Transfer RNA from an Oscillospiraceae bacterium, 84 nucleotides, folded computationally. Model confidence (mean pLDDT): 81 of 100. It matches the Rfam family "tRNA". Rfam's curators write: Transfer RNA (tRNA) molecules are approximately 80 nucleotides in length. It was read from a public genome assembly.
RNA sequence: GCCGCUGUGCUGGAACCGGUAGACGGGGCGGACUCAAAAUCCGUUGCAAGCGAUUGCGUGUGGGUUCGAGUCCCACCAGCGGCA
Numbered sequence: 001g002c003c004g005c006u007g008u009g010c011u012g013g014a015a016c017c018g019g020u021a022g023a024c025g026g027g028g029c030g031g032a033c034u035c036a037a038a039a040u041c042c043g044u045u046g047c048a049a050g051c052g053a054u055u056g057c058g059u060g061u062g063g064g065u066u067c068g069a070g071u072c073c074c075a076c077c078a079g080c081g082g083c084a
Stems, first nucleotide, its partner, number of pairs: 001083007010026003019067001027045006046057004060076005
């Protein structure tokens, strides 16, 4: 230099053919149980605004296509692998 794969909450990792993002597990927080703790069980857990109903934003970065993009297209960034 060329080619390929990957990039989603704190973390591992889902999201089918483009149609409500954050399922499920770990971790965190609150509670139950206990003399106390561990284990176990229940609830909750992206960010911001709002008393609230709710609204806005969010998939590596910036654009594009589309009524609609994590998903398709282009450029770039980072990591991994291969070739020269």